[in-house]
RNA sequence: GCCGCGGUGGCGGAAUCGGUAUACGCGACGGACUUAAAAUCCGUUGGGAAAAUUCCCUUGUGGGUUCGAGUCCCACCCGCGGCA
Numbered sequence: 001g002c003c004g005c006g007g008u009g010g011c012g013g014a015a016u017c018g019g020u021a022u023a024c025g026c027g028a029c030g031g032a033c034u035u036a037a038a039a040u041c042c043g044u045u046g047g048g049a050a051a052a053u054u055c056c057c058u059u060g061u062g063g064g065u066u067c068g069a070g071u072c073c074c075a076c077c078c079g080c081g082g083c084a
Base pairs, nucleotide, nucleotide: 001083002082003081004080005079006078007077010026011025012024019067027045028044029043030042031041032040046057047056048055049054060076061075062074063073064072
């Protein structure tokens, strides 16, 4: 340099045909249980707006297509693999 795959919460990782982003697990926080802890069980858990059942933002970055994009197209950045 060329080709392929990938980048989504704090972490891993789903998201079907382009149609409610963050299911599920881990972790964290609160609670129950316990003399206390561990284990187990229950609840909450992307960010912001003083509160909110409401609103806005968020899928590596910037553009494009579309009524609508994590998903399709273009450029770039980063990681892994292959070829030279």